Small-subunit ribosomal RNA from an uncultured bacterium, 1408 nucleotides, folded computationally.
The prediction has a mean pLDDT of 85.
[in-house]
């Protein structure tokens, strides 16, 4: 793009088409075929002048019912289409000859009689004709010919018929060539079958029928059987070439309820005729009739669906007639249907406050939108009105139809919807939903901010329609003739030999089938193009040209292809001489080595693994000597060597054989490539039969080994592995590359040969060079890419095989091969949206390298065990708020929960509110403060007191009160976000420009080689630079100069404060490096190779933490999820886990005594001396806003003394009494203090943590928070070690590489069983159907034959009688009935093909 649509929603008109695709299912009713009185005869009517005319027609007769109309069942066929052909027929029509003469005897209707319910007859008599019948003539036929044989019909006077022949038209029968769907899981069909004679028959060939001879015929170029199918002109698509389709029209077949058959006729085997047999239906008196819409309306029914029981014969056409005319559901028209194509309209100009209302919105506006309104103007269509065609040669005569079209009137008036907006694909926003409800043509959307789903608004798109749905071709070069592929995507047969067919070397010749030109015919109209005309234009449709063909015939041409024939010699084959090789077969032979057997020697083990045991071994192994006996394989040679078609071949001889190379160019003369079918070989295991058996060894058995271990290892050990012979016939049979011929740069190896130089005495080397094989690299080209590259995957021929998304599947069924396993051939339903194939960047890897870090290891001190401390889980509660969840949550947020904090919980209360801002009204004893009283508070209450600024003196402002707007929320959502932060990581690594390289994703640089703490430097390099990090600049720290110092010191210096500068740079010196970067080592420094330490975190990662620190979008909540108060929780405890403190004790514990800091902090502080108190602490109040005073005692150490291994003078939980502090308040629930209690606990399982130097241990100080509260963090000094061989191993990391089926990236992805659910689907004892044929029986009608003793008007023969017209009797001839032969529709029996459907149980397949 189409469509004979059909569905949803809608619907103004008018032209013109088109409308049962399904059940050729069944039909009620009505009509669709009759005419013809100018054949005939009779009846009824009418009218009559009575002479007769008309009229109408039931029968005889003609002629027409074989056309028109309907269907597409059947039919794969000479059915259709095209083109030829010959052995035929044609009524009516035209032409043209000749002719229509005498006769005769019936039969309907009719009249009687009877039968039946009815259909519809019997029987007797009468009758006409252009009905029927004889006779005569006859051009004709038939016959060689004699001679046979064989026509008619009138009616009327204009004429028309009739017969007989000849010819044409028109129709129609038969032939043949070619074209004409799918299936080989249909490969063999065929007995009238093929050909002949004879004869029959027919209109006409002819096995069309018979008889009888002969045994042909068809098939791989697809018969035979199954499916489907009416064929075609043509329609849709398509650039075309094709594909699919055959509705209307048109041509040509079949069919007429299923099968059968003939009659009649020109013409049927006959839609609205006949017979007869089945189904099925109707009527009936139960005897027995009757019917056949696939005609035109209909009507049930089937279905997703398809029209009115309509008007006319007015045209056009058929039938009948002489003709009016009748007849005609052919046909013309109407009707109902957006079913289609075609056309029109539904208004047109103007019209901005850009109106109101919608919808949004960042509140500013934007949109809807010049849309409306409003003004002007028009009237297709409407709606009433008036007139009104053509369709008719001449007079009338028109169903449509008072239609079209015309004219005036009225009036914006009567007319707009459907689909879509996430991408393809034009058109976006808001609301509600919340993996719900839905959407989807493929991708795919939905899981609380959905342009994909409703809804709305706005857009887009087509428009009386707009979408679905179904179907056809396109796109799809995705079956590839044009115009496809097959190393790896799917795809070279396992390999040769070869029959048939395809293809086929030079040079002539002949012929002309292909082929090429002209020309003739033909290819139906419609239908397409193109031109030209008619409807206002289109659609529509009239002319009239052109195209369309594997057609037919004529004439020519002769270069390619054939065919025929001459000839070459290059292809191909032979011959003559060499040659190399695990090529095959077969019979021999040979040494090693395992093994086993005898016999010695010798003893306790062997053996075998990661480690073991099984397991042999004192009956003597193993080890070792000597001999022996059997199988089976053939070290070294040995080599991307070599031979072979492929499989595959491997000591050594011999015998028999195939092939191959090379050189010479002596013979044949195209003999040749390829190859469906076929034939042949064809690894391993496997089968059979018989042998044979050392070694290995499925299977089995032990023994490890493990959660198991049906295995991998380890110890036996059968088939088998060997040989014969015969079987399978398969492999990743691979080079995943079919076979052969040709052509198209090198470069470097090897294996066999030839030729040539050059060296050698010679064997031979060694170069150049020409064949034949086998590798490697690589130009051109070639591919997706990888690659491949004279051994092509190049660039041609010619041939054969295979491919066409994954799965189901190389399966199932059916066939065939096998002895079996099993091969070969080979599908379908279902199901997915991919599956795969090469590369690419990451990630991963119980790959591989190199390298690093308290990562191990080397060592210190812990933890885990015990009590307390806090911390979280659990659990409990009214509430134990909330928040963090391996590492990176848990002394975390919280630098500090008695109230408060408080965000929880009871429970009392307030509602513009504890707070902010606005707007509006109020308000002068107004705000404010505020006693009694209640009450736990808060809050009610409300006596009393009692103001403020600015004023133009009205007032305003502030404040209070009420009301609207709003405030508030530690409500959710960290996966809507901003900041901030944490974790790989203080790891050395992330990128980028321009350039090259690739089709690209991407690489290259950033790889490499060396160095480094470091992508740090060096160096090589299709790279060259460059930016984030990395170092360095900043701050401490350590050594020094200088300047300055108040409070340090009693003064000066000086130490100290604090500020400016000096210092380290691998600068020097040796050795190692490519003499490059640097390493090593040493020298000098207070310090040495980033001196120590901090600050300082690249591109990212974890939807990593935090809406409760702050901000914030959307959601909720608004007399509560907000706020005020009390009280109470957050402090609960069977438990479990984390972090810490304190011990367990003599490197100690108490006593006494003595010494040395650093940070730091202090006016609501920090507080001294002195007094009291054991003691917390009270009391004093100097001093200090700080180097000034205070805090302040540093502690461990140090010297002394005691205790002696004890649950202790260790350890200090608990617990009681007394008591201090701070707070409004220490019940819940602080800290301290003293005096009593003195509990676990005697060093901590598995495991698991920090630390490499002023560093772990250990020791105390101080700050911060803070009314109090420190075992926590945060700092500051004091004393101050031990280890690091080493990187193999554990974590984490960083950089090459390498596979990968991972990419949410191994915490991935993935396979099979087993359970469940749903769909197909094979097998199944069966059971049921269909369907074509076969064999037998049986056999309806009805040709054809026989028969025909019955029956018989016409003709012949005779006979009597006669009124001579005739009658009426016998025989024959001629036909018939009846009767049987053969076929045969059909029904029947049987056996078996095919093809369904069902089917207990079953087998696997898909999806969840």
């Nucleotide at each position: 793009g189409a469509u004979g649509a059909a569905c949803g929603c809608u619907g103004g008109c008018g032209g013109u088409c088109u409308g049962c695709u399904u059940a050729a299912c069944a039909c009620a009713u009505g009509c669709a075929a009759g005419u013809c009185g100018a054949a005939c005869g009779g009846a009824a009517c009418u009218c009559u002048u009575c002479g007769g005319a008309g009229u109408u027609u039931a029968g005889u007769g003609g002629c027409g019912g074989a056309c028109g109309g309907g269907u597409g069942a059947g039919u794969a066929a000479c059915g259709c289409g095209u083109g030829a052909g010959a052995a035929u027929c044609u009524g009516c029509c035209u032409u043209c000859a000749g002719g229509u003469u005498g006769g005769g005897g019936a039969c309907a209707a009719c009249a009687g009689u009877u039968g039946g319910a009815a259909a519809c007859g019997a029987c007797u008599g009468c009758u006409a004709a252009u009905a029927c019948c004889c006779a005569a003539u006859g051009u004709g036929c038939c016959g060689c010919g004699a001679g046979g044989u064989g026509a008619a019909a009138g009616c009327u006077u204009a004429g028309u018929g009739c017969c007989u022949g000849a010819a044409g038209a028109u129709g129609a029968g038969c032939u043949c060539g070619c074209g004409u769907c799918u299936g080989a899981u249909u490969a063999g069909c065929u007995a009238g079958u093929u050909g002949g004679u004879g004869a029959g028959g027919u209109a006409a060939u002819g096995g069309c029928u018979u008889a009888c001879c002969a045994a042909g015929g068809c098939g791989a170029c697809g018969a035979u059987c199954a499916g489907u199918a009416g064929c075609u002109g043509g329609u849709c698509u398509g650039a075309g070439a094709g594909g699919a389709c055959g509705a209307u029209c048109a041509g040509c077949c079949a069919c007429a309820c299923g099968g059968g058959a003939a009659c009649u006729g020109a013409g049927a085997c006959a839609c609205g005729g006949u017979c007869c047999c089945g189904a099925c239906u109707c009527c009936u008196a139960c005897g027995g009739g009757g019917g056949g819409c696939a005609g035109c309306a209909g009507u049930g029914a089937g279905g997703a669906a398809u029209a009115u029981u309509c008007g006319g014969c007015a045209a056009u056409g058929g039938g009948g007639g002489g003709a009016a005319c009748c007849c005609u559901g052919a046909c013309c028209g109407a009707g109902c249907a957006a079913c289609g194509c075609c056309g029109c309209g539904u208004g047109g100009a103007g019209g901005a406050u850009g109106a109101c209302g919608g919808u949004u919105u960042u509140c500013g506006g934007a949109u809807u939108g010049u849309a409306a309104a409003c003004u002007c103007c028009u009237u297709u269509u409407c709606u009433g009105g008036g007139g009104g065609a053509a369709g008719a040669g001449c007079a009338a005569g028109g169903a449509c139809g008072g239609u079209a079209g015309c004219c005036a009137a009225g009036g914006a008036a009567u007319a707009a919807g459907u689909g879509u907006c996430g991408g393809c694909u034009a058109a976006c926003u808001a609301c509600g939903u919340g993996c719900c409800a839905g959407c989807a043509g493929c991708c795919g959307c939905g899981g609380u901010a959905a342009a994909a789903c409703g809804u709305a608004g706005g857009a887009c798109g087509c428009a009386a329609g707009c979408g679905u749905u179904a179907u056809c071709c396109g796109g799809a070069a995705u079956u590839a003739c044009u115009g496809g592929g097959c190393g790896u995507a799917a795809a070279g047969c396992g390999c040769g030999c070869g029959c048939a067919g395809g293809c086929g070397g030079g040079c002539g010749a002949a012929c002309a089938a292909g082929u090429c030109a002209u020309c003739c015919g033909u290819g139906a109209a419609a239908g397409c193009u193109c031109c030209c005309g008619g409807c206002u234009a289109a659609a529509c449709u009239g002319g009239g040209a052109g195209a369309g063909g594997u057609c037919g015939g004529a004439u020519g041409a002769g270069a390619c292809u054939g065919u025929u024939u001459g000839u070459c010699u290059g292809g191909a084959g032979g011959g003559u001489g060499g040659u190399a090789g695990a090529g095959g077969a077969g019979u021999g032979u040979g040494g090693a080595a395992u093994u086993c057997u005898g016999c010695g020697u010798g003893u306790a083990g062997u053996g075998g693994u990661g480690a073991a045991a099984u397991g042999c071994g004192u009956a003597g192994a193993u080890a070792u000597g000597c001999a022996g006996a059997g199988g089976a394989a053939c070290a070294c040679c040995a080599g991307u060597g070599g031979c072979g078609a492929a499989g595959g071949c491997g000591g050594c001889a011999c015998u028999c054989u195939g092939g191959g190379c090379c050189a010479c160019a002596c013979c044949u003369g195209a003999c040749g490539c390829u190859g469906a079918g076929g034939c042949g070989c064809g690894a391993a295991a496997g089968c059979a039969u018989g042998g044979g058996g050392a070694g290995c060894g499925a299977a089995c058995g032990g023994g490890a080994u493990u959660a198991g271990a049906a295995a991998c290892c380890c110890c036996g050990g059968u088939a088998g592995u060997c040989c014969a012979u015969g079987c399978c016939g398969u492999a990743a049979a691979c080079g995943a590359u079919g076979u052969g011929c040709a052509c198209u740069g090198g470069a470097u190896g090897u294996u066999c040969g030839g030729g040539c130089g050059u060296c050698g005495c010679a064997a031979g080397a060694c170069g150049c060079u020409u064949g034949a094989g086998u590798g490697u690299c690589g130009a051109a080209g070639c591919a997706a890419a990888c690659g491949c590259g004279a051994u092509a995957a190049g660039u041609g021929c010619a041939c054969c095989g295979c491919c066409u998304g994954g799965g189901g599947a190389g399966u199932a069924c059916g066939g065939u091969c096998g002895c079996a396993a099993g091969g070969c051939u080979a599908a379908a339903a279902c199901u997915c949206a991919a599956a795969g194939g090469a590369a690419u960047u990451g990630a991963c890897g119980g790959g591989g390298g190199c390298c690093c870090g308290c990562a191990c290891a080397a060592g210190c001190a812990g933890c885990g065990g015990a009590g307390c401390g806090u911390g979280u889980g659990g659990u409990u509660u009214a509430a134990u708020u909330c928040g963090a969840g391996g590492c990176u949550a848990c002394g975390c947020g919280a630098a500090g929960a008695a109230c408060c904090u408080u965000a929880c919980c009871u429970g009392g209360g307030c509602u513009u509110g504890a707070c902010a801002u606005g707007c509006a009204a109020g308000u002068g004893g107004u705000a404010g403060a505020g006693a009694a009283g209640u009450g736990a508070a808060a809050g009610c209450g409300g006596a009393u007191c009692g103001a403020c600024c600015c004023u133009u003196c009205g007032g305003g402002g502030a404040g209070c009160u009420u009301g609207c707007a709003c405030a508030g929320g530690u409500g959710c959502u960290g996966c809507a976000u901003g900041g901030c932060u944490g974790u790989c990581g203080u790891c050395a690594g992330c990128u980028c420009g321009u350039g090259u390289c690739g089709u690209g994703a991407g690489a290259u640089g950033u790889u490499c080689g060396g160095u480094u703490a470091a992508g740090u430097c060096c160096g090589a390099a299709a790279a060259c630079g460059a930016g984030c990090g990395c170092a360095a600049c900043c701050c401490u720290u350590g050594g020094u100069g200088c300047u300055a110092g108040u409070u340090a010191c009693a003064g000066g210096u000086g130490u100290c404060u604090a500020g400016c500068g000096c210092g380290a740079c691998u600068g020097c010196c040796c050795g190692c490096g490519g003499c490059a970067a640097g390493c090593g080592g040493g020298a000098g420094g207070a310090a040495g190779g980033u001196g120590g330490g901090g600050a300082u975190g690249a591109c990212g990662u974890c939807a990593a933490g935090u809406c409760a620190g702050c901000a914030u979008g959307g959601c909720c909540u608004u007399u509560a999820u907000g706020u005020c108060c009390a009280g109470g929780g957050c402090u609960a405890c069977a438990c479990a886990c984390a972090c810490g403190c304190u011990a367990c004790a003599a490197u100690g514990g108490g006593c006494g005594g003595u010494a040395c800091a650093a940070u730091g902090g202090g006016u609501c502080g920090c507080g001294a001396a002195g007094c009291c108190g054991c003691g917390a602490g009270g009391u004093g109040g100097a001093g200090c806003c700080a180097a000034u005073c205070c805090u302040g005692a540093a502690a461990a150490g140090c010297c002394g003394u005691u205790c002696g291994u004890a649950g202790u003078u260790c350890g200090g939980a608990u617990u009681g009494c007394a008591g201090g502090c701070u707070g409004c308040a220490a019940c819940u629930c602080g800290c301290c203090u003293g005096c009593a209690u003195g509990a676990a606990g005697u060093c901590g399982g598995a495991g698991u943590u920090g630390c490499u130097a002023g560093u772990a241990a250990a020791c105390g100080c101080a700050a911060a928070u803070c009314a109090g509260c420190a075992c926590g963090u945060u700092g500051c000094g004091u004393u101050g070690a031990a280890u690091a061989c080493g990187u193999u191993c554990c974590c984490g990391g960083g950089c090459c590489u390498u596979g990968u089926a991972c990419a949410c990236a191994c915490c991935g992805c993935c396979c099979g069983u087993c359970a469940c659910g749903u769909c197909a689907u094979g097998g199944g004892a069966g059971c049921u159907g269909g369907u074509a044929a076969c064999a037998c029986c049986u056999g309806a009608a009805g040709u054809c034959g026989g028969u025909g003793a019955c029956c018989u008007a016409a003709c012949c023969c005779u006979a009597u009688c006669u009124u001579c017209g005739g009658a009426u009797g016998g025989g024959g001839g001629a036909g018939g009935a009846g009767c049987u032969g053969c076929c045969u529709a059909g029904g029947g029996u049987g056996g078996g093909g095919c093809c369904g459907a069902u089917g207990a149980c079953u087998g696997g397949g898909a999806c969840g």